[in-house]
RNA sequence: UUGUGAAGUUCGACGGUCGCUGCUUAAGCAGAGGAAAGUCCGGACUCCUUGGAGGAAAGUGCCGGAUAACAUCCGGCGGCACGAAGUGUCAGGGAAAGUGUAACAGAAAAUAUACCGCCGUUUGGUAAGGUUGAAAAGGCGAGGUAAGAGCUCACCGCACAGUUGGUAACAAAUGUGGCAGUACAAACCCCACUUGGAGCAAGAUCAAAUAGGAAUAACGCGCCCCUUCACGCUAAGUUAUUCGGGUGGAUCGCUUGACGACUGCGGUAACGCAGUUGCUAGAUGAAUGACCGUCACUCUAUUAUCAGAGAACAGAAUCCGGCUUAUGAAUUUUACAAAAGC
RNA sequence: GGGGCCGUAGCUCAGUUGGGAGAGCGCUACGUUCGCAAUGUAGAGGUCAGGGGUUCGAUUCCCCUCGGCUCCACCA
Numbered sequence: 001u002u003g004u005g006a007a008g009u010u011c012g013a014c015g016g017u018c019g020c021u022g023c024u025u026a027a028g029c030a031g032a033g034g035a036a037a038g039u040c041c042g043g044a045c046u047c048c049u050u051g052g053a054g055g056a057a058a059g060u061g062c063c064g065g066a067u068a069a070c071a072u073c074c075g076g077c078g079g080c081a082c083g084a085a086g087u088g089u090c091a092g093g094g095a096a097a098g099u100g101u102a103a104c105a106g107a108a109a110a111u112a113u114a115c116c117g118c119c120g121u122u123u124g125g126u127a128a129g130g131u132u133g134a135a136a137a138g139g140c141g142a143g144g145u146a147a148g149a150g151c152u153c154a155c156c157g158c159a160c161a162g163u164u165g166g167u168a169a170c171a172a173a174u175g176u177g178g179c180a181g182u183a184c185a186a187a188c189c190c191c192a193c194u195u196g197g198a199g200c201a202a203g204a205u206c207a208a209a210u211a212g213g214a215a216u217a218a219c220g221c222g223c224c225c226c227u228u229c230a231c232g233c234u235a236a237g238u239u240a241u242u243c244g245g246g247u248g249g250a251u252c253g254c255u256u257g258a259c260g261a262c263u264g265c266g267g268u269a270a271c272g273c274a275g276u277u278g279c280u281a282g283a284u285g286a287a288u289g290a291c292c293g294u295c296a297c298u299c300u301a302u303u304a305u306c307a308g309a310g311a312a313c314a315g316a317a318u319c320c321g322g323c324u325u326a327u328g329a330a331u332u333u334u335a336c337a338a339a340a341g342c
Numbered sequence: 343g344g345g346g347c348c349g350u351a352g353c354u355c356a357g358u359u360g361g362g363a364g365a366g367c368g369c370u371a372c373g374u375u376c377g378c379a380a381u382g383u384a385g386a387g388g389u390c391a392g393g394g395g396u397u398c399g400a401u402u403c404c405c406c407u408c409g410g411c412u413c414c415a416c417c418a
Stems, first nucleotide, its partner, number of pairs: 001338011012295007020031004033313001037324002040322005045199004050230006057195005062076005077092001078090004093190002098188002100184003115130002117126003138156002141153003157179001158177004163172003203252004213243007220233003245417003259278008297310004343414007352367004361398001369385005391407005
């Protein structure tokens, strides 16, 4: 310098004039993102007076850790892809508990074969070779056989056993056995673990107005469904549905947090602990804007100056930790390989 | 801000043990008729909203994206 990757940071700044919103006695201070998006996960918080057990349903799925928690993140193991090396990706438990699917083709699709072929020329033997297919009773070499076949042997592969290393997933070498009958669990299912339901339009308080109305059903009701136990309410009652009526108003929830920045220590890392320091939107037909000047960055395009132009995706609505999607420019660090120079 | 349901021929809709893409209306041609309608026969017309994955194979199973419809206030 080129190529292949990985991880971060920023998204204009300052001053003045005018205009909005919040806090503040005033002066003054602050005011939309890395995704605010999708609503895909997990929670905090609120309500159901409710609580327990069992079932059903839903979710996760290698090992170890981080976290409030998670399907997230970190480290490792294994598979696959690409490769020269960094690297990327995985919906990563079980096919001998059982059930099921594999159309068409093919002789035959799993308690599955004999179409062509080879041997025998008699009943028959055979599954090495060929056809079909995504998949057809482990592969290659030698021996053996009427012809063949793990039939036998050596090497790979498979299953089991203990030994060594590792917290473990797992790996390595050794031994024994002719031994594995295809694929699919994002098929039903089995195993292990986890799970109440709704959601800020949750919920709480105040005010106003009307019709505290009418009808039907059940005997119950207590916020996913079923069963059961306990507790509470209950027939002038409760629940559900339908018709009809009245308001469509104010305040709270509402931003101090599993929070941010800097430093030190521990840890491979995710992250944790300690100290110092900061308060950084809270709108509600919905604020966060407009103009001027200076500077910064990029480009035109240069030796330099002057001048001109300019930035994609896109805008808070209870809050936080992630995932996914859209996307421009600038910049920092780092892994591997190649070439050149010193 | 938060829930629920959809997307298939020009239009209205079926289909989803995973192996063939369909019906009606509409369109075209021919026949019938003086002509039209009606009717008979035949035909054309489809990236199953888009992309990725599982599988031998996906409209169907899973994940993501885009678009559309609908619901969520209080009193008695």

Annotation:
Predicted 3D model of RNase P RNA and transfer RNA as a complex of 418 nucleotides. Rfam match: Bacterial RNase P class A.